[in-house]
Molecule: transfer RNA
Organism: Solidesulfovibrio carbinoliphilus subsp. oakridgensis
RNA sequence: GGGCGAUUAACUCAGCGGUUAGAGUGCCAUCUUCACACGGUGGAAGUCCGGGGUUCAAAUCCCCGAUCGCCCA
Numbered sequence: 001g002g003g004c005g006a007u008u009a010a011c012u013c014a015g016c017g018g019u020u021a022g023a024g025u026g027c028c029a030u031c032u033u034c035a036c037a038c039g040g041u042g043g044a045a046g047u048c049c050g051g052g053g054u055u056c057a058a059a060u061c062c063c064c065g066a067u068c069g070c071c072c073a
């Protein structure tokens, strides 16, 4: 220098262009316990990496950029 992939909650990851963006773990409260853990119930937590474009409508499609990983040279 070229090609491919990834980026969504604190972490690991889902998510046909359309209704409110979800799960597990973790966190908080509460029930249970003498207490802790486990378990039950409820809750908080997201500028969907950034910018632009297409569209009635974009996490999703297109372009540019950023970071990380793999391959080629």
Base pairs, nucleotide, nucleotide: 001072002071003070004069005068006067007066010025011024012023013022018056027043028042029041030040031039049065050064051063052062053061